[in-house]
RNA sequence: AGAAGUAGGAGGAACAGUCGCGCUUUAGAUGUAACAAUUUAAAGUGAGGAAAGUCCGAGCUCCCCAGAAUCAGAGUGCCCGGUAACGCCGGGGCGGAGCGAUCCGACGGAAAGUGCCGCAGAAACUAUACCGCCUGUCAUUUAUGACCGGUAAGGGUGAAAACGUGGUGUAAGAGACUACGGUUGUUUUCAGAGAUGGAGGCAAUGGGUAAACCCCACUCGGAGCAAGGCCAAAUAGGGGAAGAGGAGUUGAUUCGCUCCGCUAUCAUUCCCGGGUAGGUCGCAUGAGUGAUUGAGCAAUCAAUCACCUAGAUAAAUGACUGUAGACUUGCAAUUUAUUGUGAGUGACAGAACUCGGCUUAUUUCCUGCUUCUGCAU
Numbered sequence: 001a002g003a004a005g006u007a008g009g010a011g012g013a014a015c016a017g018u019c020g021c022g023c024u025u026u027a028g029a030u031g032u033a034a035c036a037a038u039u040u041a042a043a044g045u046g047a048g049g050a051a052a053g054u055c056c057g058a059g060c061u062c063c064c065c066a067g068a069a070u071c072a073g074a075g076u077g078c079c080c081g082g083u084a085a086c087g088c089c090g091g092g093g094c095g096g097a098g099c100g101a102u103c104c105g106a107c108g109g110a111a112a113g114u115g116c117c118g119c120a121g122a123a124a125c126u127a128u129a130c131c132g133c134c135u136g137u138c139a140u141u142u143a144u145g146a147c148c149g150g151u152a153a154g155g156g157u158g159a160a161a162a163c164g165u166g167g168u169g170u171a172a173g174a175g176a177c178u179a180c181g182g183u184u185g186u187u188u189u190c191a192g193a194g195a196u197g198g199a200g201g202c203a204a205u206g207g208g209u210a211a212a213c214c215c216c217a218c219u220c221g222g223a224g225c226a227a228g229g230c231c232a233a234a235u236a237g238g239g240g241a242a243g244a245g246g247a248g249u250u251g252a253u254u255c256g257c258u259c260c261g262c263u264a265u266c267a268u269u270c271c272c273g274g275g276u277a278g279g280u281c282g283c284a285u286g287a288g289u290g291a292u293u294g295a296g297c298a299a300u301c302a303a304u305c306a307c308c309u310a311g312a313u314a315a316a317u318g319a320c321u322g323u324a325g326a327c328u329u330g331c332a333a334u335u336u337a338u339u340g341u342g343a344g345u346g347a348c349a350g351a352a353c354u355c356g357g358c359u360u361a362u363u364u365c366c367u368g369c370u371u372c373u374g375c376a377u
Base pairs, nucleotide, nucleotide: 001373002372003371004370005369006368007367008366009365010364014323015322016321017320018319019318021046022045023044024043025042026041027040028039029038030037048348052359053358055357056356057355058354059353060224061223062222063221067255068254069253070252071251073220074219075218076217077216078092079091080090081089082088093107094105095104096103097102108215109214113213114212115209116208117207130155131154132151133150134149136147137146138145139144163181164180165179166178167177168176182205183204184203185202186201187200188199189198190197191196228281229280230279231278238272239271240270241269242268245260246259247258248257288307289306290305291304292303293302294301295300326345327344328343329342330341331340332339333338
């Protein structure tokens, strides 16, 4: 100097002014039986790092005074910690990518069973002989061809072809035998909290695939702020049919318990027709934010102090002006890195019960640490 990796920060702008909106508190005025509502003044305050997705987990609300069993269904899947909890986060183990810093992992089981491995190739689960090599027989052009038999070491195909290399041996070969290794399983010991790793013994010797079915272990009530509560309005003194059962918040079955109903005016179900649907609470003090100290590799936890920061309901949080600012670029000066001046640029995108995560979208910069390459000293 260039290229790369990783962590954090700001976040479309900052400050001031004018005008326009919403909420809260305080003090009045109008109004009312009292509220509501309208209005005046002052103070405070008003969109995000993702508010998006609705993928997980919870807080909260109701079913609910509401049982038991079996089957199904769904989720997770190495170890140890963190957390309210999670499929999340941190640290580690193993595997993979990369020269590396680092990054990724849908990471239990293939020796319980079933299935699948296209094309190519002779052959891809009780696999096999296309080329080749060898013994024998026949023919014969002294090369070679045909047939029976042996073979799986060499070659070919493929992601993968019955573990690899050396040797003995053979007609030619082959774990047929042998030495040293590899893989899988099991076992002893050492280190470790553990997943695992190191060193030995024994046994076996075709693989892969569970993001295929399956097996194993663990976990799981349901629905959701359009939850739920209060007030108001309307409910033609509507019509017809079925009807002895119906309901109890994922599904099926069985047992039990409770409530409503049972020959019909109001259990339940279906059809035709008519009416009403407004207001308000829920609604923001939270597993909250920030600083300091301590423990811990870290995630995080504890203590102390300080702070209160939207609550709309067709949906507020905006517009304009001025000053200075960030980046890119042209020109000029010049101390070579600054100054002046002109032009341009600024992404993804907007709360709707709240919070912890994950995932996705994205531009303009700033800072720290680390790796690789080149050059100089």
The RNA shown here (Bacterial RNase P class A) has 377 nucleotides and comes from a bacterium.
It was read from a public genome assembly, where an Rfam model found it.
The model forms 95% of the base pairs in the Rfam consensus.